RNA sequence: ACAAUGGAGAGUUUGAUCCUGGCUCAGGAUGAACGCUAGCGGCAGGCCUAAUACAUGCAAGCCGAACGGUAAUGUGGGUAGCAAUAUCCGCACUAGAGUGGCGUAAGGGUGCGUAACACGUAUGCAAUCUGCCCUGUACAGGAGAAUAGCUCCCCGAAAGGGGAAUUAAUACUCCAUAAUAUGUUAGAGUGGCAUCACUUUAAUAUUAAAGCUAAGGCGGUACAGGAUGAGCAUGCGUCUGAUUAGCUAGUUGGUGAGGUAAUAGCUCACCAAGGCGAUGAUCAGUAGGGGAACUGAGAGGUUGAUCCCCCACACUGGCACUGAGAUACGGGCCAGACUCCUACGGGAGGCAGCAGUAGGGAAUAUUGGACAAUGGGUGCAAGCCUGAUCCAGCCAUGCCGCGUGCAGGAAGACGGCCUUCUGGGUUGUAAACUGCUUUUACCUGGGGAUAAAAAGCCCAUGCGUGGGAAACUGAAGGUACCAGGAGAAUAAGCCACGGCUAACUACGUGCCAGCAGCCGCGGUAAUACGUAGGUGGCGAGCGUUGUCCGGAUUCAUUGGGUUUAAAGGGUGCGUAGGCGGCCAUUUAAGUCAGUGCUGAAAUACCCCGGCUUAACCGGGGGGGUGGCAUUGAUACUGGAUGGCUUGAGGACUAGCGAGGCAGGCGGAAUUGACGGUGUAGCGGUGAAAUGCAUAGAUAUCGUCAAGAACACCGAUAGUGAAGACAGCUUGCCAGGGAGUCUCUGACGCUGAGGCACGAAAGUGUGGGGAUCAAACAGGAUUAGAUACCCUGGUAGUCCACACUGUAAACGAUGAUGACUCGCUGUUGGCGAUAUACAGCCAGCGGCCAAGCGAAAGCGUUAAGUCAUCCACCUGGGGAGUACGCCCGCAAGGGUGAAACUCAAAGGAAUUGACGGGGGUCCGCACAAGCGGUGGAGCAUGUGGUUUAAUUCGAUGAUACGCGAGGAACCUUACCUGGGCUAGAAUGCCCUUGACGGGUACAGAGAUGUAUCGUUCCGCAAGGACAAGGAGCAAGGUGCUGCAUGGCUGUCGUCAGCUCGUGCCGUGAGGUGUUGGGUUAAGUCCCGCAACGAGCGCAACCCUUAUUCUUAGUUGCCAGCAUGUAAUGGUGGGGACUCUAAGAAGACUGCCUGCGCAAGCAGAGAGGAAGGAGGGGAUGACGUCAAGUCAUCAUGGCCCUUACGCCCAGGGCUACACACGUGCUACAAUGGCGCUUACAAAGUGUUGCGAACCGGUGACGGUGAGCCAAUCACAAAAAGAGCGUCUCAGUUCGGAUUGCAGGCUGCAACUCGCCUGCAUGAAGUUGGAAUCGCUAGUAAUCGUAUAUCAGCAAUGAUACGGUGAAUACGUUCCCGGACCUUGUACACACCGCCCGUCAAGCCAUGGGAGUCGGGAGGACCUGAAGACAGUUGCUGCAAGGCGCUGUUUAGGGUUAAACCGAUGACUGGGGCUAAGUCGUAACAAGGUAGCCGUACCGGAAGGUGCGGCUGGAACACCUCCUUU
Repeated sequence: ACAAUGGAGAGUUUGAUCCUGGCUCAGGAUGAACGCUAGCGGCAGGCCUAAUACAUGCAAGCCGAACGGUAAUGUGGGUAGCAAUAUCCGCACUAGAGUGGCGUAAGGGUGCGUAACACGUAUGCAAUCUGCCCUGUACAGGAGAAUAGCUCCCCGAAAGGGGAAUUAAUACUCCAUAAUAUGUUAGAGUGGCAUCACUUUAAUAUUAAAGCUAAGGCGGUACAGGAUGAGCAUGCGUCUGAUUAGCUAGUUGGUGAGGUAAUAGCUCACCAAGGCGAUGAUCAGUAGGGGAACUGAGAGGUUGAUCCCCCACACUGGCACUGAGAUACGGGCCAGACUCCUACGGGAGGCAGCAGUAGGGAAUAUUGGACAAUGGGUGCAAGCCUGAUCCAGCCAUGCCGCGUGCAGGAAGACGGCCUUCUGGGUUGUAAACUGCUUUUACCUGGGGAUAAAAAGCCCAUGCGUGGGAAACUGAAGGUACCAGGAGAAUAAGCCACGGCUAACUACGUGCCAGCAGCCGCGGUAAUACGUAGGUGGCGAGCGUUGUCCGGAUUCAUUGGGUUUAAAGGGUGCGUAGGCGGCCAUUUAAGUCAGUGCUGAAAUACCCCGGCUUAACCGGGGGGGUGGCAUUGAUACUGGAUGGCUUGAGGACUAGCGAGGCAGGCGGAAUUGACGGUGUAGCGGUGAAAUGCAUAGAUAUCGUCAAGAACACCGAUAGUGAAGACAGCUUGCCAGGGAGUCUCUGACGCUGAGGCACGAAAGUGUGGGGAUCAAACAGGAUUAGAUACCCUGGUAGUCCACACUGUAAACGAUGAUGACUCGCUGUUGGCGAUAUACAGCCAGCGGCCAAGCGAAAGCGUUAAGUCAUCCACCUGGGGAGUACGCCCGCAAGGGUGAAACUCAAAGGAAUUGACGGGGGUCCGCACAAGCGGUGGAGCAUGUGGUUUAAUUCGAUGAUACGCGAGGAACCUUACCUGGGCUAGAAUGCCCUUGACGGGUACAGAGAUGUAUCGUUCCGCAAGGACAAGGAGCAAGGUGCUGCAUGGCUGUCGUCAGCUCGUGCCGUGAGGUGUUGGGUUAAGUCCCGCAACGAGCGCAACCCUUAUUCUUAGUUGCCAGCAUGUAAUGGUGGGGACUCUAAGAAGACUGCCUGCGCAAGCAGAGAGGAAGGAGGGGAUGACGUCAAGUCAUCAUGGCCCUUACGCCCAGGGCUACACACGUGCUACAAUGGCGCUUACAAAGUGUUGCGAACCGGUGACGGUGAGCCAAUCACAAAAAGAGCGUCUCAGUUCGGAUUGCAGGCUGCAACUCGCCUGCAUGAAGUUGGAAUCGCUAGUAAUCGUAUAUCAGCAAUGAUACGGUGAAUACGUUCCCGGACCUUGUACACACCGCCCGUCAAGCCAUGGGAGUCGGGAGGACCUGAAGACAGUUGCUGCAAGGCGCUGUUUAGGGUUAAACCGAUGACUGGGGCUAAGUCGUAACAAGGUAGCCGUACCGGAAGGUGCGGCUGGAACACCUCCUUU
């Protein structure tokens, strides 16, 4: 300097993530409507539906200066009469009606029709017309015949009609004149665009007129020109459907006529056979078009109200007349429908003009004023008319503006709401109160301001125009505006407050009522429902609903995609079309630039101005993507011409291959037949059976027959376009690749339609038929088994010919060309002798770079970077379905919707969980063992049942000898009955002074009454205790363990669970924590994009095993002494045992072997103990909404003369039954009797209780000692010794029952324990199944303690005595850990999920038909009108009437097609918390799944044939990477 002013996202699929993809929201707009609310003004807008029907009024008239004529009125005069009045003549003004002229074709309304030259834009008319207006030239002389009106008569209800007589004109007719008009003929010139046009000369023929007047003017005729308006033609543009593909006979063209203002099949005769169409004809549907409006960054999309331009229409359809102009909104004729009048014979009408009415509808206004202005018609003019127009009325319908007050004011008032409640917060400076202002509304007055002057008249002027004088005119409107007055006075609502999205609490409700735009809220603590308080937003409005654009790059030109998300046609050949190599010349169509014309105004943008501002309005400017013309440029594209060789093709040469077609041949195997050998089974399966076999199978040998398929070679090898192709061989046909100093010369690529090929299954006809094998049959399996398995077996499998035309027809990847790092294997060929080495071309594979991709992955064979062409996609379901059409013999294929419904459906990857997936490892998990349980009796707990109550809880593992470590009362929570109500307990306050205790009575007792007796401490104040009283607090084992704390169980004493920083990944997330080893262990080592750390593991703690030191009583006693019948009894001792404090000790430290190390092994050494020595305490992140509101605590809810408290009695102990846990047994490894030995750890004063006495005994009496290493419980038992029993329901076993006793306790009936005598049940080792235990363990034996008056204890917790067996091993069962894999699961396999059937609702297909609609065809009939003809009638004539023909609206008949509605019945589809049957799919989903096809089956589905991997696992092969 130039250009530009412009682009935001969010929610919702998941456990989480990225992507794809739909749905929804925030914005703007509106001719709107609805709900709530409402003060004012300005400017706009206002039937979107029924182009439905219309009462009433108005919307188009004007002209007497064209004409005849004239009512009423005014005036002058006359006549009659007293007058009123009547009548006659004239003048003025002239109404209504009539002739004539102009207008009525404009203005105004509506959007039915129309997909068309209708509209828009740009052109043409050499093919045209144009009243009024303007300019110019010329002219206007004669003559005539009628007719309306008026008068009279007739018909008719009316509308109206007919007849007679008479009359005028700027009405009509004739004659004259006349041209640069028109026609014909003959020439000349110029030009163009084909027919031709223009200029000019001559001759000849035809055609015109109107007057009026106030004397100023206004008109008339012809021609030429202009302006305006109109007509015709053409290029380009202009909706949807192909489930509309062929349409067309005046159709396309020609010649000649007719017709028109004019071209033209516009019409007719004849001739020719054309014309249109995939660049979408025809048909169907929808629709007025444009300027513009809304939206959008734009490109676009949507719309076509108001204003402007064009078109079409005027009750519906047809038709012409008049006219400059109409096929005429407020004209005519005919037909039709409808309405009205009628005397029944006939008539009248057309609001889609302005108001208005009815109807329809969610919905849209006054039967207003004025011609004052602007404009129109008419007239010389004044004027008249004008529902055009200008104004007013109604409506928040929209846009714009104003107001409802402003300032001060804290006791932060009252009230409301919330609250952790003597308080605080909030409403809130908000109110009250004080001061100020007065827009608006109200009242009073002003304002006669301005908008208006022009027309008309006069003057000047060539034309625009300028000047002058005087006067009249306002609907709006007494309005806008201005001033004064009083007074905060007259004026605020609506919606929202879970996220998106600004704004939060309380109460009510309790999946109810309700909300909701999407996601979603509501099942007792709802910021989501309803109300309130508070808050946010907008504000005379605010919300809701409808519609359009936007966001949506979600139809993608700008600006998308197609391996797996929706999407590449199964494959090729090829038509149209699209695109196309190198060089040169030429052209200038595309393209680019300049110029000209156009692109109406309004709108939009910029500037300026007028209303106080704004909206609104006025003026100016710029722009206007487009169209046409013209001049130039020539790089690129195109056209033309000439050339080139690299694309493409041909030739030759040596090779390659399961390439195709036809024929011939071969061996192995299978099955069958025949014969031989041979004998009892064969076959088949998880196991069996059906089946075959003594009529000789299977097995084996030989011979024969048949059909089908071709082992090994064989290979991510080869060939082919794909499907596909495999024994050997012959013939024919085709092909790519390589090489060559060979030829042609762009001949190419792609390819809509089209044509051809196209696995398997299937179809037709004829063959063939060995095997296999849908269907089918039988046998199994199973709850069933229409399946998987087995035995059979038909179509089919094979061939020929002909159909079908589909597959997961897949690389889920269209074809062609170019470009972009490498490594490696292999096939064919080359140069060369060679599989040496290196290299080239064409294929087939693997791994990777850049790049791409949502990721997985692709990566010179692209899914990279580009180019060309084709095909296809646009949320899921409905559905590849229905209907229609095409193809097919059929099966079916191709094409291919909608209603309705959902907010998702989906892809890839991540973390988990799971798998009847895999790998590794561990555990009394299995195995190996020992002993039990399950059978019996009893004990105990639970379920169930019962009951007035059998209180409550615990319920797979992880409830069930559990809470309870001890229910006769109490406990006790339950039941029955009787009682109390500030209460049974506690704190504070007041009063009183007792309280306690004893006695008597009533009562079941609680309790009540009576009575005896009566305070204490302190100086005081006061206090202790008790009773009474009022209140504040009570009380509840009532509910919610799914509101909670705390505590606990379980996975599990399993080895895991995480973090910081870094790194990787778009991200969820990963890495670390994986890998190789090792360990009990995420224990340790090594390696490693990780380096570190935390909670867990281990260790630290306790106990036990050894030793030492210290200490030595109540323990101990070797030596010394003493004593006893005997005893550590005594003195003494510390040696030992022991006690209880402290140390030591064990660490793979040493050795050998293995190993890099960590570590492992060794009956190794040493040692009391050896690899964690044994045991305990100790329980990570978390899981199970696990358990507990009845230990306790606690939110919320509930009860308050009761769901609280007291008492008596009962119950928790019931008993056809089922289960768990135990005890005792079934006996001889035993029972019984007698004798005899050895513990540990505990407990004891309301106690343990020696000893003695009594008792058979339980126990009783007396009672030493002991607050405990002192005394006692206390005897340990199994064991050992001797004796007896002798295999039995016993000398086993002890249940049950009877009698008699003992103990505790207020009390043993329900309901205790113990003793003695008697009784002497089941039971003879326990089915299916199942539990514990790996060493001082199991088994077995006894002892102690807590609780406790006593005890239902066989339980629990501890203690010691005796004291084993077995572990090959990890295949399997269960549980767990790690890695990996699949997944449609994530409430996580107790998951998810499919189909039939049944129920309800919804839309839809078929359907005998039925009803309706629009359009077209054929035939019949046919009004008005037009055209043609005409012999009839009429007229002097022109002509008219009549008649005939053609055409045609309408009507009728008819056969089909299309569309819509409805229809008994019928088909599938969708939706709907808890219906039925199964279990198809997701894991190897328990038979891998899926695709096509065929058959079968209640259903998912099963099976056959071929195909795919979008299948897991294992093994093998190949390839790659590294060493």
This is a predicted structure of a 1523-nucleotide RNA (small-subunit ribosomal RNA) from a Flammeovirgaceae bacterium. Its Rfam family is "Bacterial small subunit ribosomal RNA". NCBI's taxonomy places the organism under Bacteria, Pseudomonadati, Bacteroidota, Cytophagales, Flammeovirgaceae. Its mean pLDDT, the model's own confidence on a scale to 100, is 81.